[in-house]
RNA sequence: AACUCAUGAAGAGUGGCUGAGGGACUGGCCCCAUGACGCCACGGCAACCGGUUGCGAGUGCGAUGCGCAAUGCCCAGGUGCCAAUUCCAGCUCCGGCUGUUCCGGAGGAAAAUGAGAG
Numbered sequence: 001a002a003c004u005c006a007u008g009a010a011g012a013g014u015g016g017c018u019g020a021g022g023g024a025c026u027g028g029c030c031c032c033a034u035g036a037c038g039c040c041a042c043g044g045c046a047a048c049c050g051g052u053u054g055c056g057a058g059u060g061c062g063a064u065g066c067g068c069a070a071u072g073c074c075c076a077g078g079u080g081c082c083a084a085u086u087c088c089a090g091c092u093c094c095g096g097c098u099g100u101u102c103c104g105g106a107g108g109a110a111a112a113u114g115a116g117a118g
Stems, first nucleotide, its partner, number of pairs: 003116005013042005021031003025090004043082003047079003050074003053069004086110001091107006
């Protein structure tokens, strides 16, 4: 790399260096010389790992696990993140409409991140 599971309408930026691209891909639409992307410093956020309280379903009684409590609450050690819902769509189905083009909804795919497994 590939594999399994989970998650995404929330949250959080300044300075320095550099100098033209960036937002995975395709199409759109955006960001960008009032300095993108990247790197560094400092700061921040709290998704997962971690800790913890009450209630509930469940159970013979418990425990683990699960659900709810605004995202239950706490921490900030590890990973991660700090424009736009994963920026929107892409494939399938359902509904609306004069409509194949438009609008709305559900699921999926893909990518990202974490935790596993190997």
This is a predicted structure of a 118-nucleotide RNA (SAM riboswitch aptamer (S box leader)) from Verrucomicrobia subdivision 3 bacterium UBA3939. The sequence was found by an Rfam model in a public genome assembly. Rfam family: SAM riboswitch aptamer (S box leader). Rfam links the family to the GO term regulation of gene expression. The coordinates come from a structure-prediction model, not an experiment, and the mean pLDDT is 80.